[in-house]
RNA sequence: UGAGCGCGCGAGUGAGGAUCGCCGGUGGGGCUCGCCCCGCCGGAGGAAAGUCCGAGCUCCACAGGGCAGGGUGCCGGGUAACGCCCGGGCGUCGCAAGGCGACGGAAAGUGCCACAGAAAGCAAACCGCCGAUGGCCGCCGCGAGGCGGAUCAGGCAAGGGUGAAAGGGUGCGGUAAGAGCGCACCGGGCUCCUGGCGACAGGGGUCGCAUGGUAAACCCCACCCGGAGCAAGGCCAAGUAAGGGACGAGGGGCUGCCCGCCCCGUCCGAGUCCCGGGUAGGCCGCUAGAGGCUGCCGGCAACGGCAGUCCCAGAGGAAUGAUCCUCCCCCGGGCGAAAUCCCGGGGACAGAACUCGGCUUAUUCCGCGCGCUCACUCC
Numbered sequence: 001u002g003a004g005c006g007c008g009c010g011a012g013u014g015a016g017g018a019u020c021g022c023c024g025g026u027g028g029g030g031c032u033c034g035c036c037c038c039g040c041c042g043g044a045g046g047a048a049a050g051u052c053c054g055a056g057c058u059c060c061a062c063a064g065g066g067c068a069g070g071g072u073g074c075c076g077g078g079u080a081a082c083g084c085c086c087g088g089g090c091g092u093c094g095c096a097a098g099g100c101g102a103c104g105g106a107a108a109g110u111g112c113c114a115c116a117g118a119a120a121g122c123a124a125a126c127c128g129c130c131g132a133u134g135g136c137c138g139c140c141g142c143g144a145g146g147c148g149g150a151u152c153a154g155g156c157a158a159g160g161g162u163g164a165a166a167g168g169g170u171g172c173g174g175u176a177a178g179a180g181c182g183c184a185c186c187g188g189g190c191u192c193c194u195g196g197c198g199a200c201a202g203g204g205g206u207c208g209c210a211u212g213g214u215a216a217a218c219c220c221c222a223c224c225c226g227g228a229g230c231a232a233g234g235c236c237a238a239g240u241a242a243g244g245g246a247c248g249a250g251g252g253g254c255u256g257c258c259c260g261c262c263c264c265g266u267c268c269g270a271g272u273c274c275c276g277g278g279u280a281g282g283c284c285g286c287u288a289g290a291g292g293c294u295g296c297c298g299g300c301a302a303c304g305g306c307a308g309u310c311c312c313a314g315a316g317g318a319a320u321g322a323u324c325c326u327c328c329c330c331c332g333g334g335c336g337a338a339a340u341c342c343c344g345g346g347g348a349c350a351g352a353a354c355u356c357g358g359c360u361u362a363u364u365c366c367g368c369g370c371g372c373u374c375a376c377u378c379c
Base pairs, nucleotide, nucleotide: 001375002374003373004372005371006370007369008368009367010366011364014327015326016325017324018323019322020321022043023042024041025040026039027038028037029036030035045349049360050359052358053357054356055355056354057229058228059227060226064259065258066257067256069225070224071223072222073221074088075087076086077085078084089103090101091100092099093098104220105219109218110217111214112213113212126160127159128156129155130154133153134152135151136149137148138147139146140145168186169185170184171183172182173181187209188207189206190205191204192203193202194201195200233284234283235282236281243275244274245273246272247271250264251263252262253261291310292309293308294307295306296305297304298303328347329346330345331344332343333342334341
């Protein structure tokens, strides 16, 4: 200098000023008690988005057990909890810093592996190699037998081909040719030791030793899960036609089923269905929290503890806006040698709606800072 990796912060059409206009709170004043005036304080995000997880909260409901169903899936920790976060292990990608992982089990069982290929779960031979031994032919030999040839019987799975994958791999020996047939190393099974809480890692011994892959297929195993959701759920006011009819002995208890339990009812009838009518208004829930910030301590870290300090939106068809000036970043142009100055243009994704912890997605020609890796050059 260039190319990358990881982390933190910011909100960047932002800050300041002026004019006018909104919402909440608050102090003072006025008042026809409806409300109005003046001042002060505060007023959208890193994702407010998706509604994917987990909760707080509300109701069923006093809510127990089981089945079905669903979720997670290496180890240890964090957390209110989680499918999240941190730290590790193993695997994989990258030269590396680092990134990613749907990461329990294939000897419980079932299924699948198309096409190609001889053959894809108990084997098999397409091209091939051998043909020592038994058979055939030729030559030599008195004979025993020897040499040679092609191949039948037979032997082989080492070489080649097909494929994602072909019954361990490389090498040496051995053989007629071969083959873990034997050996060395690697790999694998069994077993022991060492380190570690553990996932695992390292090492020793022994056995020639083969039993493929796939569970993001069904399944098995371990752990977890009641349901519905702020349009939850409460309170007040107003109003219609004491509304009418049918069924009725059982009915109801909020994913489904069963057991248990509970509530209402069988006379005055619970509940269900049909027809018709009224209302859809106001208030609460609704913002002080598993809260923010600062400092110290513990911890590799996530995070936790202690102390101090602060209150940082609560709209309700939906508030935070409009105009002007200055400053910020970028681009283009002009007068200049340059600086300065002037003119014009541009500035992403995008708006709370009960709240919080996460994940995911979109995005700035993003900005600032810290640390690390690689390459090149110079000293």

RNAcentral holds the sequence, with entries from ENA. A computed fold for a 379-nucleotide RNA from a Gemmatimonadota bacterium, annotated as Bacterial RNase P class A. The coordinates come from a structure-prediction model, not an experiment, and the mean pLDDT is 75. The gene name in the source record is rnpB. Of the family's consensus pairs, 98% are formed in the model. It matches the Rfam family "Bacterial RNase P class A". Rfam classes the family as a ribozyme. Its family is annotated with tRNA processing, ribonuclease P activity and dimeric ribonuclease P complex in the Gene Ontology. Rfam describes the family as follows. Ribonuclease P (RNase P) is a ubiquitous endoribonuclease, found in archaea, bacteria and eukarya as well as chloroplasts and mitochondria. NCBI's taxonomy places the organism under Bacteria, Pseudomonadati, Gemmatimonadota.